[in-house]
RNA sequence: AUAAUCCUUCAGGGCAGGGUGCGGUCGUCAGACCUAUUCCCGACCGGUGGUAAGAGGAAUCCUCAAGUCCACGAGCCUUUGGGCUGAUCUGGUGCAAGUCCAGAACCGACGGUAUAGUCCGGAUAAAAGAAGGAAACG
Repeated sequence: AUAAUCCUUCAGGGCAGGGUGCGGUCGUCAGACCUAUUCCCGACCGGUGGUAAGAGGAAUCCUCAAGUCCACGAGCCUUUGGGCUGAUCUGGUGCAAGUCCAGAACCGACGGUAUAGUCCGGAUAAAAGAAGGAAACG
């Protein structure tokens, strides 16, 4: 410097336990019972690539390690060009912490339904990407 192509498969987790009762059923009209994974207390979960002062193996290389550091996907809007899109602090160690250790916080599309990160639905979908293969080149 050449290099860009095609195919297949795979590609998301999570309300234990308790309280209330919108509403409903029954009623001898005293009340009784049912009723929220959505409300309250509390519990639980963390897609993909990158980075890595940690850990492990080994021998100078490899593997693993971030929901809230950098990107991406999903989702929403659209004049189809594109646009929008969540959340972290404190202390410790140290030359250095956004990543280590400790503690305390915070975040989570749309539609449905008693107000939903966790239920049902679009979705037997799509997809960041991962693995394998083919062809071709060297």

The RNA shown here (FMN riboswitch aptamer (RFN element)) has 138 nucleotides and comes from a Bacillota bacterium.